[in-house]
RNA sequence: CAGAAAAUAGUUUAAAGUUAGAACGCUAGCUUUGGGAGCUAGUAGCGAGGGUUUAAGUCCCCCUUUUUUGA
Numbered sequence: 001c002a003g004a005a006a007a008u009a010g011u012u013u014a015a016a017g018u019u020a021g022a023a024c025g026c027u028a029g030c031u032u033u034g035g036g037a038g039c040u041a042g043u044a045g046c047g048a049g050g051g052u053u054u055a056a057g058u059c060c061c062c063c064u065u066u067u068u069u070g071a
Base pairs, nucleotide, nucleotide: 001070002069003068004067005066006065007064010024011023012022013021025043026042027041028040029039030038047063049061050060051059
């Protein structure tokens, strides 16, 4: 420099146009002599900007960041 892929909760991820879920984590309670494990409840999210659409995490453009291939 050229091509490709990705960005969703603190972390790993799902949702393929019509109400953003799960696991781990964290907090509180129950349980225990205590801890761990277990159970219940809570916690918290679509990278920035624009476009299409009745409706966008999802489709299109662009920017940023990261990964990767080639020279």

The prediction has a mean pLDDT of 80. The RNA shown here (transfer RNA) has 71 nucleotides and comes from Cryptopsaras couesii. Rfam family: tRNA. The organism belongs to Cryptopsaras, within Eukaryota. It is recorded under the gene name trnP.